[in-house]
RNA sequence: GUUGAAAAAGGCAAACUCGUCGAAAGGCGGGGACGCAAAGCCACGGGUCUAAAGCGAUAGUUUUGCUAUGAUAGCCGGGCUGCCAACA
Numbered sequence: 001g002u003u004g005a006a007a008a009a010g011g012c013a014a015a016c017u018c019g020u021c022g023a024a025a026g027g028c029g030g031g032g033a034c035g036c037a038a039a040g041c042c043a044c045g046g047g048u049c050u051a052a053a054g055c056g057a058u059a060g061u062u063u064u065g066c067u068a069u070g071a072u073a074g075c076c077g078g079g080c081u082g083c084c085a086a087c088a
Base pairs, nucleotide, nucleotide: 001087002086003085004084011036012035016031017030018029019028020027021026034074040080041079042078044077045076046075047072048071049070054066055065056064057063
């Protein structure tokens, strides 16, 4: 420097569950492992999820539509950084 077939020191941890924060999506911590070679970090582009506030519909204190400024890095792309191994 290239690559991730095999292996592996070390690492992460889906579903579910308990606690906690949040309007929600979801986050964080404990348990737990479906998986992961960047499942480390960054919402920059696309996607997806949510809709508190806002705007609208509705006879209505009800119901409902739209909208991200919210969320997702374990949806894809992009950027930054890094372990191990193989090969040169």